Annotation
This is a predicted structure of a 74-nucleotide RNA (transfer RNA) from a Desulfarculaceae bacterium. Its mean pLDDT, the model's own confidence on a scale to 100, is 80. Lineage of the source: Bacteria > Pseudomonadati > Thermodesulfobacteriota > Desulfarculia > Desulfarculaceae. Its Rfam family is "tRNA".
RNA sequence: CGGGACGUGGCUCAGUCUGGUAGAGCACUGCGUUCGGGACGCAGGGGCCCCCGGUUCAAAUCCGGGCGUCCCGA
Numbered sequence: 001c002g003g004g005a006c007g008u009g010g011c012u013c014a015g016u017c018u019g020g021u022a023g024a025g026c027a028c029u030g031c032g033u034u035c036g037g038g039a040c041g042c043a044g045g046g047g048c049c050c051c052c053g054g055u056u057c058a059a060a061u062c063c064g065g066g067c068g069u070c071c072c073g074a
Base pairs, nucleotide, nucleotide: 001073002072003071004070005069006068007067010026011025012024013023020057028044029043030042031041032040050066051065052064053063054062
C1' cells in the first nucleotide's frame, strides 16, 4: 500500500442478506427454598447498536467517509 472479516447491555454472541417496538445465555439485584452457602425457581434493572454524514414515512440493518481489532497478500 491492496483485499477480507469483525465492532450490539458488564462478558460471549444472535438480529443485518429480505429496513418496521433491540434480544438470548452468563453475570448483577430482590424474593422463595436452605441452619447457612451453592444449586434451583420466580421477579426485576441495565445497551438506541464504534463515530460522522446521506437515503427513507421509518435505519443496528441500505449508501458514503472515518476509527479500532484481527487475518491474507505485496